This is a predicted structure of a 485-nucleotide part of an RNA (small-subunit ribosomal RNA, 5' domain) from Rhododendron molle.
[in-house]
Context: one part of a larger RNA
C1' cells in the first nucleotide's frame, strides 16, 4: 500500500446494488415452514332441487364440510459445519449393480374370495390413547389360471394386473418385458495440513476355499486353512480441519482464506436401531436408552428452531414475531385449484461498494468580528454582506408503469418515473512532531495534567499535552483496533 461477513470512537444529507451470530452444534415461549386427490372407496352432517306424500318420513340428484380407508408426495426444497485427514473431496478411469415419476416400443388386463377402518353399541383411562362385539367399500389385501420373463446344464420350478370419468368416441390409469434420459450405489490411479520431544502398528488383521448376505464386487459376515498385511517415499498415535469451483494479495512464482453464490459430503437434543418405501437407516416419521424441560387425578403421558421470524444466554459484534403466492420453481390433482417462511418483495443496519448533493456567477470601503503584531500593519479573505441566477436534492400537488402469457390475474405500489409550484432553501466532518505525500503559530500548563504504533514529547518561551486562530490531506465519512498478503 491492498484486503475484510469486521468491531470501537467522533461525525452523519440522499439513492442504487450487495451483505448481515465468524462466539454457545447453548437453551428455547408463540405463530407459521408439507401437503394434496371426491375423476380410487364406503359412510356421515349441513344446504338445496325433484318425485311419492297430510305433517313427518322416504327415494333420487346437486353443492359444501371435516374425519376415515386408499394413492402420490413428506428421501425434494430450506438449515448448519459438530464430526470427518477419509475414496470425504477434486480429477481421471472402471465393472459386479439399482432406478418411482418422464420418454419410446411390444404384449396383456381372465375367474373368484375373505377381511378391515371410519360407523354403531358397550366399556377402560385425569389425559395421551385404547379394548370388546356387530355391520360395510375400494385402484386396500388374498387365491386360482395364463404370459414373452426369472432360476436352472437339463428335467423342472417360480410367477402379473384395477379400475375411474364420459351418452359415446375417447382420455387418464393398471400389469409384464425391452430400451432411453436423468439420478444413485460400488471399485481404482493420482492429489489433499502439522508434529519423530509419536517408531513400530495389525487376529477378521492379510490372502485362499466354502457358505451366507446385498440391488451389486468384496472379510461385508461366518466356518476351515495358510501367516500374512502396513511402515523412514513416515505406518501407528496425537493435534488441527468439512472439501472444491473460488476469494484475497502478488509483476509472477507463491502465500493466506474457503462468508455470500454454485457442486459434493456430513449432521438434525446425545447415543443406538431398524420399519416403510423406487429411494432413508429419514430435521418438522417410529422404537430403545440418556440428559434437559413441561403436564399429571402420581397410575402415566408429552417435547426437540443447525427451517422463517422471534426470546434468553454467550460475545467487541450481526436484522422484522412484516407482505404475497402476482412472477420463477416444487408437491398433489384430469382440471378448476390447494399447499409452498423455497422464492419474489418490503423493513432495519454506511456493514461494504458505486453514484449524487451540501449551490453557481459577480462582488474591495479588502467591512465588522476573530487571531497576530515590531502599532505601521499582516491574516482570516471574494470568504461574508450585497446583486443576479439555478433547483440536483428537499417539501407540496397532479399523472403514473413494465414486470402478465389469447382472456382473468401485480405482493412490490400509488413504488419507480414524468410534470408543475415553492424556495439557497434541508445537508460537513475526522486526522495532522519525525517515520508520512501534505500541513505553524499564539495562549494556558510546568516531568503536573496529559500524549504515544515506534522514536519519543512535557522539569517556564512545548510546531508532540489542552484550547484558540490559520493551513493541509481525505471526505459522508474520518481515525483507531484485529487479521491476511
Nucleotide at each position: 500500500g491492498g484486503a475484510u461477513a469486521a468491531a470501537c470512537g467522533c461525525g452523519u444529507g440522499c439513492g442504487g446494488u450487495a451483505u448481515g451470530c465468524u462466539u454457545a452444534a447453548c437453551a428455547c415461549a408463540u405463530g407459521c415452514a408439507a401437503g394434496u386427490c371426491g375423476a380410487a372407496c364406503g359412510a356421515a352432517a349441513u344446504u338445496u332441487u325433484u318425485g311419492g306424500u297430510u305433517u313427518a318420513c322416504u327415494a333420487a340428484g346437486a353443492a359444501u364440510u371435516g374425519a376415515g380407508u386408499g394413492g402420490c408426495g413428506g428421501a425434494c426444497g430450506g438449515g448448519u459445519g459438530a464430526g470427518u485427514a477419509a475414496c470425504g473431496c477434486g480429477u481421471a478411469a472402471g465393472a459386479a449393480c439399482c432406478u418411482a415419476c418422464c420418454u419410446u416400443u411390444u404384449g396383456g388386463c381372465g375367474a373368484g374370495g375373505g377381511a378391515u377402518a371410519g360407523c354403531a353399541a358397550c366399556u377402560g383411562g385425569a389425559a395421551a390413547c385404547g379394548g370388546u362385539u356387530g355391520a360395510u367399500a375400494a385402484u386396500a389385501c388374498c387365491u386360482c389360471g395364463u404370459a414373452u420373463g426369472c432360476u436352472g446344464a437339463g428335467a423342472a420350478g417360480u410367477g402379473a394386473a384395477a379400475g375411474a370419468u364420459g351418452a359415446a368416441a375417447a382420455u387418464c390409469g393398471c400389469c409384464a418385458a425391452a430400451a432411453g434420459a436423468g439420478g444413485g450405489g460400488c471399485u481404482u490411479g493420482c492429489g489433499u495440513c502439522u508434529g519423530a520431544u509419536u517408531a513400530g502398528c495389525u487376529a477378521g488383521u492379510u490372502g485362499g476355499u466354502a457358505a451366507g448376505g446385498u440391488a451389486a464386487a468384496g472379510g461385508c459376515u461366518u466356518a476351515c486353512c495358510a501367516a500374512g498385511g502396513c511402515u523412514a517415499u513416515g505406518a501407528u498415535c496425537a493435534g488441527u480441519a468439512g472439501c472444491u469451483g473460488g476469494u484475497u494479495u502478488g509483476a509472477g512464482a507463491g502465500g493466506a482464506c474457503g462468508a455470500u453464490c454454485a457442486g459434493c459430503c456430513a449432521c438434525a437434543c446425545u447415543g443406538g436401531g431398524a420399519c416403510u418405501g423406487a429411494g432413508a437407516c429419514a430435521c418438522g416419521g417410529c422404537c430403545c436408552a440418556g440428559a434437559u424441560c413441561c403436564c399429571u387425578a402420581c397410575g402415566g403421558g408429552g417435547a426437540g428452531c443447525a427451517g422463517c421470524a422471534g426470546u434468553g444466554a454467550g460475545g467487541a459484534a450481526u436484522c422484522u414475531u412484516c407482505c404475497g403466492c402476482a412472477a420463477u420453481g416444487g408437491g398433489c390433482g384430469a382440471a378448476a385449484g390447494c399447499c409452498u417462511g423455497a422464492c419474489g418483495g418490503a423493513g432495519c443496519a454506511g456493514u461494504a461498494u458505486c453514484g449524487c448533493g451540501u449551490g453557481g456567477a459577480g462582488g474591495a470601503a479588502g467591512a465588522c468580528g476573530g487571531c497576530u503584531c515590531g502599532u505601521g500593519g499582516g491574516u482570516u479573505g471574494u470568504a461574508a454582506a450585497c446583486u443576479c441566477c439555478u433547483u440536483u436534492u428537499g417539501u407540496c400537488a397532479a399523472a403514473g408503469a413494465a414486470g402478465a402469457a389469447a382472456a382473468c390475474u401485480g405482493a412490490c405500489g400509488g413504488u419507480a418515473u414524468u410534470u408543475g409550484a415553492c424556495g439557497a432553501a434541508u445537508a460537513a466532518g475526522c486526522a495532522c512532531g519525525g517515520c508520512u505525500a501534505a500541513a505553524c503559530u499564539c495562549u494556558g500548563u510546568g516531568c503536573c495534567a496529559g500524549c504515544a504504533g515506534c522514536c519519543g514529547c512535557g522539569g517556564u518561551a512545548a510546531u508532540a499535552c489542552a484550547g484558540g486562530g490559520g493551513g493541509u490531506g481525505c471526505a459522508a465519512g474520518c481515525g483507531u483496533u484485529a487479521u491476511c498478503c
Record summary:
The organism belongs to Rhododendron, within Eukaryota. It matches the Rfam family "Bacterial small subunit ribosomal RNA". Its mean pLDDT, the model's own confidence on a scale to 100, is 81.